[in-house]
RNA sequence: CACGGCCGACCGCCGACUCCCCUGCCCAGGGGAACCGGGAACCCGAGACCUCAGGGUGAAUCCGCGGCGCACCUCGCUUCGGUAGGGCGACUCCGGCCCGUACCCGGCGGCUGACUCGGUAGGCGGCCAAGAAGAGGAGAU
Numbered sequence: 001c002a003c004g005g006c007c008g009a010c011c012g013c014c015g016a017c018u019c020c021c022c023u024g025c026c027c028a029g030g031g032g033a034a035c036c037g038g039g040a041a042c043c044c045g046a047g048a049c050c051u052c053a054g055g056g057u058g059a060a061u062c063c064g065c066g067g068c069g070c071a072c073c074u075c076g077c078u079u080c081g082g083u084a085g086g087g088c089g090a091c092u093c094c095g096g097c098c099c100g101u102a103c104c105c106g107g108c109g110g111c112u113g114a115c116u117c118g119g120u121a122g123g124c125g126g127c128c129a130a131g132a133a134g135a136g137g138a139g140a141u
């Protein structure tokens, strides 16, 4: 000096996941603000049958070739490949990269004022596609 690993501080990113107060501090618990979500009228919308259900949070759905499950179809799980969709430097497009999980309610749920019930967890990055071109003018002074 370069590369790699671990820990901490700081900065930043995804996400509603943040801030303040009290129990002396941590932990844990409680309260409040703010933010996010569910349920729930009229009106409106929808309209029989579907229940082997159905519904909700979330971007996280759907499709194809296979495999397994008594299994051709329907159903569940799963390898691989795509994909609706989401995310990545204030913004848009092009290009590039990443994700495309998981969980909950339980036979109930359209929308929805009053009202009411919950949540505020986790994870990741820090020298690089932060590239090129172009337009706009968010914000600050």
Base pairs, nucleotide, nucleotide: 010126011125012124013123014122018033019032020031021030022029023028034120035119036118037117038116039115044110054105055104056103057102062082063081064080066078067077068076069075085099086098087097088096094131

This is a predicted structure of a 141-nucleotide RNA (c-di-AMP riboswitch aptamer (ydaO/yuaA leader)) from Actinoallomurus sp.
The prediction has a mean pLDDT of 76.
Lineage of the source: Bacteria > Bacillati > Actinomycetota > Thermomonosporaceae > Actinoallomurus.